[in-house]
RNA sequence: GGAGCCGGCCGGGCAGUCGCUGCCCUCGGCGGCAUCGUCCGGCGAGGGGGGAGGAAAGUCCGGGCUCCGGCGGAUCAGGUGCCAGGUAACGCCUGGGGGGCGCGAGCCCACGGAAAGUGCAACAGAGAGCAGACCGCCCAAGCCCCUGAGGCCGUGAGGCCACGGGGGACGGCAAGGGUGAAACGGUGCGGUAAGAGCGCACCGCGACCCUGGUAACAGGGUCGGCACGGCAAACCCCACCUGGAGCAAGGCCAAAUAGGGAAGCAGUCCCGACCCCUCACGGGGACAGGGAUAGCGCUGAUCCGCGCGCGCUUCCGGGUAGGCCGCUAGAGGUCCGUGGCGACGCGGAUCCCAGAGGAAUGAUUGCCCUCGACAGAACCCGGCUUACAGGCCGGCUCCCUCU
Numbered sequence: 001g002g003a004g005c006c007g008g009c010c011g012g013g014c015a016g017u018c019g020c021u022g023c024c025c026u027c028g029g030c031g032g033c034a035u036c037g038u039c040c041g042g043c044g045a046g047g048g049g050g051g052a053g054g055a056a057a058g059u060c061c062g063g064g065c066u067c068c069g070g071c072g073g074a075u076c077a078g079g080u081g082c083c084a085g086g087u088a089a090c091g092c093c094u095g096g097g098g099g100g101c102g103c104g105a106g107c108c109c110a111c112g113g114a115a116a117g118u119g120c121a122a123c124a125g126a127g128a129g130c131a132g133a134c135c136g137c138c139c140a141a142g143c144c145c146c147u148g149a150g151g152c153c154g155u156g157a158g159g160c161c162a163c164g165g166g167g168g169a170c171g172g173c174a175a176g177g178g179u180g181a182a183a184c185g186g187u188g189c190g191g192u193a194a195g196a197g198c199g200c201a202c203c204g205c206g207a208c209c210c211u212g213g214u215a216a217c218a219g220g221g222u223c224g225g226c227a228c229g230g231c232a233a234a235c236c237c238c239a240c241c242u243g244g245a246g247c248a249a250g251g252c253c254a255a256a257u258a259g260g261g262a263a264g265c266a267g268u269c270c271c272g273a274c275c276c277c278u279c280a281c282g283g284g285g286a287c288a289g290g291g292a293u294a295g296c297g298c299u300g301a302u303c304c305g306c307g308c309g310c311g312c313u314u315c316c317g318g319g320u321a322g323g324c325c326g327c328u329a330g331a332g333g334u335c336c337g338u339g340g341c342g343a344c345g346c347g348g349a350u351c352c353c354a355g356a357g358g359a360a361u362g363a364u365u366g367c368c369c370u371c372g373a374c375a376g377a378a379c380c381c382g383g384c385u386u387a388c389a390g391g392c393c394g395g396c397u398c399c400c401u402c403u
Base pairs, nucleotide, nucleotide: 001399002398003397004396005395006394007393008392009391010390012368013367014366015365016364017363018362020051021050023048024047025046026045027044028043030041031040032039053374057385058384060383061382062381063380064379065246066245067244068243077242078241079240080239081238082096083095084094085093086092097111098109099108100107101106112237113236117235118234119231120230134177135176136173137172138171143168144167145166146165147164148163150161151160152159153158185203186202187201188200189199190198204226205224206223207222208221209220210219211218212217250325251324252323253322260316261315262314263313264312265311267293268292269291270290271289272287274285275284276283277282295308296307297306298305332351333350334349335348336347337346338345339344369372
């Protein structure tokens, strides 16, 4: 100088002016009251200090909080899955083991079980699971064909017997080729007709033992000739975890109207003792008491029409509108010390850092620079994932060059 790896941090800056929002203080004015106040609640003005993020996002995990449910256990369903630790908890984080990639710094991995069972494997290929023979290799034995010389039998055509040579598949083989993601251990030597764990050595695999390690696991030894291929983000088995719903959770205060309950008063009708007229029938009046409750009257009845009434007061309880709380001081931030490789724990000091409720955090002017990305809180917190212009800091690796 170049190329990379890992970790941490920032996310335009400064100033002026005008706004928005919630909090505190002061003042003004309005309203409220068994309570009249240094009271309470809106409104307005002035002042003070606060006002989005590293992801506020996706809502994918985990927890707090709230309500409901629950003796305990099992089943079902879902999730997690090497080991140890951290944590409120986790599917997160840290450290370690194993596997893969990279020269390296480092990065990636759902990484329990396939000799419990069921199942799956496109295409190609002869054969895809206790398989198979397309090309190929081999004729040692047996078999088939051709052939040679020989022996025996037959008058003969011919037949039979053993031996030699050559060829072959309907025989032997699975080393090599070929197909495939994968072909029933790998490499080498021996062996053989050719071959083959057929034999042997090493590697792999399995069982047992020893050593180291908390463990995952690693190293070593003995034995086994190979029996046991892959897939469990296929069913399944094993181990562990999980009650449901969510701040529109949930709690408190509480109008108007309608409806529910209770008490009191009234209206209308019926019964009814009483008074008046009448010989009587009948009619009229007035009202103690009792009963009924949506009709009653104008006409005795029906239809039509008209009129009056079907109520008033007080109290109780539930709910609605509305208001208040939940609401932000918290598994909180910063610094220091301390234990730990680390995640993190412990101790001390110090700080207060949005809390609205259909939603504020903005606009504009000036100057500067590298000219500014993704993106907006809605109960809170821990993670993960995704998006992101540009920039800063620290540690490390490889290559080249110079001294």